[in-house]
This record gives sequence, structure tokens and C1' cells, in this order.
RNA sequence: GCCCGGAUGGCGAAAUCGGUAGACGCAAGGGACUUAAAAUCCCUCGAUGGCAACAUCGUGCCGGUUCGACCCCGGCUCCGGGCA
Repeated sequence: GCCCGGAUGGCGAAAUCGGUAGACGCAAGGGACUUAAAAUCCCUCGAUGGCAACAUCGUGCCGGUUCGACCCCGGCUCCGGGCA
């Protein structure tokens, strides 16, 4: 230099057929149970603003296509592999 794969919550990891982003697991918080704890069960759990209701934003970064993009197209960054 060329080719291939990857980057998604605090962590792992789905959604790749373009149609509610975050299923599922772990971690964390609250509650039930218990004399107390462990285990188990229930609920919550991205960010910012807001007293709240709620609003806006959020899939490595910057653009594009589209009514609509994690998904398609272009450029770039980083990680892993292959070839030279």
C1' cells in the first nucleotide's frame, strides 16, 4: 500500500429484510420475603434540560440518499486478521 471483519447503555451482546434503538445476560438502585443475611421474586436502570408531566438528543466521527438509516452510499479514525 491492497483486501476482509469489527466499533451499539457501566460491561457483554442482539436487532443487518430500512419502519418504536437498546431484546437478553451481568452489574447497580428500590421493594417483598427473613430475627438478620444469602438465595428467590417484583419494579427501575442512556444523556441533557425540567419540581414534575414531558421535551430534545443518543448505534466510533463527518457528510449523503430516503417520508424514515445501527442497517444503504462516500470520506475519515481506532481495533483485529490476511496479502504484498
Transfer RNA from Stutzerimonas urumqiensis, 84 nucleotides, folded computationally. The prediction has a mean pLDDT of 81. It was read from a public genome assembly. Rfam family: tRNA. Rfam's curators write: Transfer RNA (tRNA) molecules are approximately 80 nucleotides in length. By type it is a transfer RNA. Lineage of the source: Bacteria > Pseudomonadati > Pseudomonadales > Pseudomonadaceae > Stutzerimonas.